Notes:
This is a predicted structure of a 376-nucleotide part of an RNA (large-subunit ribosomal RNA, domain IV) from a Candidatus Dojkabacteria bacterium.
Context: one part of a larger RNA
RNA sequence: GCGUUGUUAAGGAACUCGGCAAAUUAACCCCGUAAGUUAGCGAGAAGGGGGGCUAUGCACUGUCAGAUUUUUUCAGGCAGUGAUCAUAGUGGCACAGAAUAGGAUAGAGCGACUAGUUACCAAAACUACAGGCGCUUGCAAAUUCGUAAGAAGAUGUAUAAGUGCUGACGCCUGCCCAAUGCCAGAAGGUUAAGGAAGCGUGUUAUCGGCUAAUGCUGCACUUCGGUGCUUCAAUGGCUGAAAAGCGUGCGACUGAAGCCCUGGUCAAUGGCGGCUGUAACUAUAACGGUCCUAAGGUAGCGUAAUACCUCGCCACUUAAUUAGUGGCUUGCAUGAAAGGCGUAACGACUCUCUCACUGUCUCGACAGCGUGCUCG
Numbered sequence: 001g002c003g004u005u006g007u008u009a010a011g012g013a014a015c016u017c018g019g020c021a022a023a024u025u026a027a028c029c030c031c032g033u034a035a036g037u038u039a040g041c042g043a044g045a046a047g048g049g050g051g052g053c054u055a056u057g058c059a060c061u062g063u064c065a066g067a068u069u070u071u072u073u074c075a076g077g078c079a080g081u082g083a084u085c086a087u088a089g090u091g092g093c094a095c096a097g098a099a100u101a102g103g104a105u106a107g108a109g110c111g112a113c114u115a116g117u118u119a120c121c122a123a124a125a126c127u128a129c130a131g132g133c134g135c136u137u138g139c140a141a142a143u144u145c146g147u148a149a150g151a152a153g154a155u156g157u158a159u160a161a162g163u164g165c166u167g168a169c170g171c172c173u174g175c176c177c178a179a180u181g182c183c184a185g186a187a188g189g190u191u192a193a194g195g196a197a198g199c200g201u202g203u204u205a206u207c208g209g210c211u212a213a214u215g216c217u218g219c220a221c222u223u224c225g226g227u228g229c230u231u232c233a234a235u236g237g238c239u240g241a242a243a244a245g246c247g248u249g250c251g252a253c254u255g256a257a258g259c260c261c262u263g264g265u266c267a268a269u270g271g272c273g274g275c276u277g278u279a280a281c282u283a284u285a286a287c288g289g290u291c292c293u294a295a296g297g298u299a300g301c302g303u304a305a306u307a308c309c310u311c312g313c314c315a316c317u318u319a320a321u322u323a324g325u326g327g328c329u330u331g332c333a334u335g336a337a338a339g340g341c342g343u344a345a346c347g348a349c350u351c352u353c354u355c356a357c358u359g360u361c362u363c364g365a366c367a368g369c370g371u372g373c374u375c376g
Stems, first nucleotide, its partner, number of pairs: 001371008010362002014360001019357001028050004036041001038168001052090006058082007066074002091095001103355002106352004110347002115127002131166007143152003169342004174272003179269002181265005188260003194254002198250006206241006214233002218229004273291005300334001301331001312328005
């Protein structure tokens, strides 16, 4: 020096983000105990008091010798036991003498509660919860696993099963179906594959046309070798038309759900306005006008775990308060099962005040134990 434990004058949270840590309190018995409340609680509320040891009283048991007419009962002596209680006395600084062993009150927020949660930084206001509501499902159920067989659901049957939201309880849960979603409907419109009258096209049997190497017929000419014209002919080439079949293109018409359409539904996803005039001080606007909308935010609550401006304004609390509480409220951007507002009880939750208490602090100091370092 560090770690740990203990003590500390005066003050007593001035420390600090914050009473973190420490201290206080503490078990038992008695007295006493508020607001509020779901009448169960709150409550160990709060706040007070007691305690050691000795003797006696009291109760019971045993025993001794008596008294009583025996049984029995009575009074007395001695010894012992007894949770408590009462009286008297007595010792200590201290009597639950060590150890174990709640600090408390008040106000507010959130969550009703008990429970669960990030094994290894978060235990909470998160999750769950009983309760509420919606949706699906009539049993070979819906739903889930599996290609299937089959299985779970369930040896259950709508007071059941699955699923979603909300989250005890109390008072309540407003308006909007235009959009998105879901449910129901089927008249009409649109609509796929497929079918299909018909139209076109490819191929080609077949029927032609042209061509003539070569051959051949006839005529003319001839130098008798041939030449020209012409008829026919393909096993050749080019080309036209073309049935059926097969292939292929288009195709009137037909053709379901869906969509369009018609309704319903918000504890379905969601949404819930501007401008402007007006009252006999001023201010404000119960009242009026106008535009838009599916409808224009109701009851509540409100500077909030939500309010930017903001340390809003007023009041209380303090010597002094961006904190806290109560009001007001023009709510940037509250609001009703993403529930709204309350609420006794509960919480290792969060914020604030107070009492008690303290080395948290003013501001340090001392001591025990362990350990480091320096010197030896």

Background: Its Rfam family is "Bacterial large subunit ribosomal RNA". The source organism's lineage runs through Bacteria, Bacteria candidate phyla and Candidatus Dojkabacteria. RNAcentral holds the full RNA, with entries from ENA.